Molecule: Bacterial small signal recognition particle RNA
Organism: Gemmatimonadota bacterium
RNA sequence: CCCCAGGUCCCCAGGGCGGGAGCUCUCGGAAUCCCGUCAGGACCGGCAGGUAGCAGCGGUACGUGUGGUGACCGUCGCUGGGAUCGCCUGGGGCAC
Numbered sequence: 001c002c003c004c005a006g007g008u009c010c011c012c013a014g015g016g017c018g019g020g021a022g023c024u025c026u027c028g029g030a031a032u033c034c035c036g037u038c039a040g041g042a043c044c045g046g047c048a049g050g051u052a053g054c055a056g057c058g059g060u061a062c063g064u065g066u067g068g069u070g071a072c073c074g075u076c077g078c079u080g081g082g083a084u085c086g087c088c089u090g091g092g093g094c095a096c
Base pairs, nucleotide, nucleotide: 001093002092003091004090005089006088007087008086010082011081012080013079014078016076017074018073019072022069023068024067025065027063028062034059035058036057037056042051043050044049
């Protein structure tokens, strides 16, 4: 100096790992100043009926817990392909 192989730097694709809003599940859940329905009782009415509304029940805001799903993010590495021939390693050849 040349050739071969591998690695690294760069790009693409895939999947893993970590974080993760949102959605969802379970449980709880605002005594009275969250919503609805309002037994009983109270009030109005001659009657029919009506009014407000406690308890209870249902739900919502919110909270907790183990989960499910999860856009997205990554000084994480893995697989495959591509690009480059800059750098590193190994082998071989030639020359000095």